Source information:
This is a predicted structure of a 338-nucleotide part of an RNA (large-subunit ribosomal RNA, domain IV) from a Microcaldota archaeon. Taxonomically the source falls in Microcaldota (Archaea, Nanobdellati). Its Rfam family is "Archaeal large subunit ribosomal RNA". On this family, see Yusupov et al., Science 2001: "Crystal structure of the ribosome at 5.5 A resolution".

Context: one part of a larger RNA
RNA sequence: CCAUAGCAAGGGAAUUCGGCAAUCUAGGCCCGUAACUUCGGAAGAAGGGCUGCCUACAUUCUUCCAUAGACUUUGUCGAUUGGGGGUUCGUAGGUCGCAGUGGCAAGGAGACAGCGACUGUUUAUCAAAAACACAAAUCAUCGCAAAACCGAAAGGUUGAGUACGAUGGUUGACGCCUGCUCACUACCAGUAUCUCAAACUCCUUUUCAAGGGAGCAAAGGACUGGCAAAGAGCGGGAGUAACUCUGACUCUCUUAAGGUAGCGUAGUACCUCGCCGCUUAAUUGGCGGCUUGCAUGAAUGGCGUAACGACUGUCUUGCUGUCCCUGCUUUGGACCUG
Numbered sequence: 001c002c003a004u005a006g007c008a009a010g011g012g013a014a015u016u017c018g019g020c021a022a023u024c025u026a027g028g029c030c031c032g033u034a035a036c037u038u039c040g041g042a043a044g045a046a047g048g049g050c051u052g053c054c055u056a057c058a059u060u061c062u063u064c065c066a067u068a069g070a071c072u073u074u075g076u077c078g079a080u081u082g083g084g085g086g087u088u089c090g091u092a093g094g095u096c097g098c099a100g101u102g103g104c105a106a107g108g109a110g111a112c113a114g115c116g117a118c119u120g121u122u123u124a125u126c127a128a129a130a131a132c133a134c135a136a137a138u139c140a141u142c143g144c145a146a147a148a149c150c151g152a153a154a155g156g157u158u159g160a161g162u163a164c165g166a167u168g169g170u171u172g173a174c175g176c177c178u179g180c181u182c183a184c185u186a187c188c189a190g191u192a193u194c195u196c197a198a199a200c201u202c203c204u205u206u207u208c209a210a211g212g213g214a215g216c217a218a219a220g221g222a223c224u225g226g227c228a229a230a231g232a233g234c235g236g237g238a239g240u241a242a243c244u245c246u247g248a249c250u251c252u253c254u255u256a257a258g259g260u261a262g263c264g265u266a267g268u269a270c271c272u273c274g275c276c277g278c279u280u281a282a283u284u285g286g287c288g289g290c291u292u293g294c295a296u297g298a299a300u301g302g303c304g305u306a307a308c309g310a311c312u313g314u315c316u317u318g319c320u321g322u323c324c325c326u327g328c329u330u331u332g333g334a335c336c337u338g
Base pairs, nucleotide, nucleotide: 001333002332003331005329006328007327008326010324011323014322019319027051028050029049030048031047036041038173052095053094054093055092056091057090061086062085063084064083065082066081069077070076071075096100108317109316110315111314112313113312114311115309116308120132121131136171137170138169139168140167141166142165148157149156150155174304175303176302177301179234180233181232184231185230187226188225189224190223193222194221195220200215201214202213203212204211235253236252237251238250239249262296263293274290275289276288277287278286279285
């Protein structure tokens, strides 16, 4: 020096991307316990006290011995009383130590946000998560010799099930909700008419053949309608109120329709370290507001939400060798000498 396990005055996160790591806390009994809440929780919330041993008293359960007496009379039972042992719980007094869950074992706590409701699952061997799943919601297909899937077929799975079912897609507890658009694409239904292959029928180049033409005409297409919890999409320019600003209002171009409720500098905001407030001595951080949103937005779900989380961000308290700033010790190496 490397690894390992300890200790450290004073300070106490000044370290660092970040309290990473390591402390602190810890069992049991008693008291006490907030916001919020789906009334179950939150909660071991937080916070406070006690804990060994000895003696006395009280107490719970139990066991042994003896006993008045009774009787089935010499050996059984036994109210009650007395004595001894173990045990439960408690009070008081005393006693020793720095320290009584004296060893082992054994939660640090709180506050504000984001995401995901939750328990669960996952990249065996760099990712455990906000990803997957989930109960629940919704859409589509399917009446069973079904739909979907495997197989060349026979046959098989679903299922010895039958729409309160099965399969497939999407969202993802719960609460309040889920706006507008069918022009495009997909799908569904219809269709007087048009288009439309082969086959078939007829005509035809003097006959045959090849060829040419006409008729008939399926699905499909054109056409008509429906459908967005199907794929998807959801504008621009002017003017206008008695200070100014703003624009409820008006005009205009244009679309299939012009983004509704909500949320919003967001895990989405380029400008951006937006502006204001709180937090700090100081904050590109966090939280609360505002919000012309480069490029939010409603089951590709929107916004909330108690509980939960080895999730992510911030703060407070306690605590500490993370640090100021290093030192010493333990064990094993490396290393030096032989």